RNA sequence: AUGUUAUCAAGAAAGGUGGAGGGAAUAGACCCUUUGAAACCUUAGCAACCCUUUGUGGAAACAAAGAAGGUGCUACAUUCUACUGCUUUUAGCAGAGAGAUAACGA
Numbered sequence: 001a002u003g004u005u006a007u008c009a010a011g012a013a014a015g016g017u018g019g020a021g022g023g024a025a026u027a028g029a030c031c032c033u034u035u036g037a038a039a040c041c042u043u044a045g046c047a048a049c050c051c052u053u054u055g056u057g058g059a060a061a062c063a064a065a066g067a068a069g070g071u072g073c074u075a076c077a078u079u080c081u082a083c084u085g086c087u088u089u090u091a092g093c094a095g096a097g098a099g100a101u102a103a104c105g106a
Stems, first nucleotide, its partner, number of pairs: 003104006013043005021032003026082004044074003049070002051066006078098001083095005
């Protein structure tokens, strides 16, 4: 790389460097951006996957509390649509696929 499982409409930004792009890829739409994009750095924060404590339990696990540590994240639903099905068909709903993150495994 690939695989398995879980989650993805909640939440959380300032500064420095930088200097034109960015919102994963393709197409379309809609947005953000010189009142400063990407990227990198610092600090802060959010969340609670791993984790810590306590309780229940034979165990698996579950519940509550927490946040030291490992990740992740801090415009817009994973920005929306694309494929399939259903419906009351300028649309809506459900699912798939793709993607992201975590844990595990090799």